[in-house]
Context: one part of a larger RNA
């Protein structure tokens, strides 16, 4: 220079009360304003205690601070079913032998790893200052060991089936959600009118189990035969015959049950004013309606759209009424790791409490609208730390 520029989005504050040494800034209340496919909610990645409570204000916070993602201390993350681990494989990695190479090493068979994919099973309500599909209540489900009983050809790293998949388009059936009416509870006014066709609020509920619908798909069953499926086969495939005119498979939703339960507007009691405890009405119908479900469906097109495990089935070696298999009942088992909190951000990546960047899910109401654009709003969250 200079007590100058700046104090980081122009979404915005005002009043009252409290605490305190001290209050524009912290807490509570009222009013106002902003977002509302987000500036709300939930995950993944990443971070790593930032979460909750008590005490504190040197420093950190672009001012203040009694406040804080700050300091100190204490507390907090509960799983057979969520995710991982586990089983399985993709691209790709590694790679016994092997091939190649002065060396280092390169490639690669068997194999072994490797999810961003496939593979068993849980929902609703309640609860904490802080966790919950994990705790509690209620109601379920799956895998597996053992025992008992009944029936019984069991057996694989091998065969077959399934798993199993593209783009686009169209129509239908539903549901979530919305709206209206009915029903239930409350109100009926300090202003001309308002007991009414008035006003306000509520009208919720899953998995599972039973039923097997709208719809979609395939002829199905039996017998005989068989150059294929590297051996075998009763399985699959090929061929022939008979029977049936339907049968089987799949399948949202609805309905019943779950639920004589929970939740529920509100009411009552207590209160340390933070809250706690108890009781509890109605809980129906119509209409609209998805981008969600049926649906990995249907139609169509060419560029022709993973694999393996698992599951079902077939036999080989072998085993022989032993073992094994199927079903039922009973009784056990289900370990380990993650789980707090932030997550379009003041907690991640950007040296910062930085107008930048960051994958996925949730599509409510109104005016108009083609619309998930735009405008106003709900739930919820904020007014961006002078």
């Nucleotide at each position: 220079g200079a007590g100058u520029a700046a104090c980081g989005a122009u979404a915005a504050a005002g009043g009252g009360g409290g605490u305190g040494a001290a209050a524009a800034u912290c807490c509570c209340c009222c009013u106002c304003g902003c977002c509302g496919a987000a500036a709300g909610c939930c995950c993944a990645a990443g971070g790593g205690u930032u979460c909750c409570u008590g005490c504190g204000c040197a420093a950190c916070g672009u001012u203040c601070a009694u406040c804080g993602g700050c300091g100190c201390a204490g507390g907090g993350u509960g799983a057979g079913u969520c995710g991982g681990c586990c089983c399985c494989u993709a691209a790709g990695g590694c790679g016994a032998g092997g091939c190649c190479g002065a060396a280092a090493g390169g490639c690669g068979u068997a194999g072994u790893c490797g999810a961003u994919g496939g593979g068993a099973a849980a929902c609703a309500g309640g609860u904490u200052a802080a966790u919950a599909u994990u705790c509690c209540u209620g109601u379920a489900c799956c895998u597996u060991g053992c025992a008992u009983g009944a029936c019984u050809g069991c057996g694989a790293u091998g065969g077959g089936g399934u798993g199993a998949c593209g783009g686009a388009g169209a129509a239908g059936g539903c549901u979530a959600g919305g709206u209206c009416a009915g029903c239930c509870g409350g109100g009926u006014g300090u202003u001309g009118g308002a007991u009414g066709u008035c006003c306000c609020g509520g009208u919720u509920c899953a998995a599972g189990c039973g039923u097997g619908u709208a719809g979609g798909g395939a002829g199905u069953g039996c017998u005989c035969u068989u150059a294929g499926g590297c051996a075998a086969a009763u399985c699959c495939g090929g061929g022939a015959g008979c029977a049936c005119a339907a049968u089987c498979c799949u399948g949202a939703g609805g309905c019943g049950u779950g639920a004589u339960g929970a939740c529920g507007a509100g009411c009552g009691c207590c209160c340390a004013c933070g809250g706690g405890c108890g009781c509890g009405a109605a809980g129906u119908g119509a209409u609209u309606g998805a981008u969600g479900c049926c649906a990995c469906g249907c139609u169509u097109c060419c560029a022709g759209g993973a694999a393996a495990a698992g599951c079902c089935u077939c036999u080989a070696a072998g085993c022989g009424u032993c073992a094994g298999g199927u079903c039922a009942u009973g009784u056990g088992a289900g370990a380990c790791c993650g789980u707090a909190c932030c997550c379009g951000a003041a907690a991640c990546c950007g040296a910062c409490a930085c107008a930048g960047g960051u994958g996925g899910g949730c599509a409510g109401g109104g005016u108009a609208g083609a619309g998930a654009a735009u405008c106003c709003c709900c739930a919820g969250g904020c007014g961006c730390u002078u």
Molecule: large-subunit ribosomal RNA, domain III
Organism: soil metagenome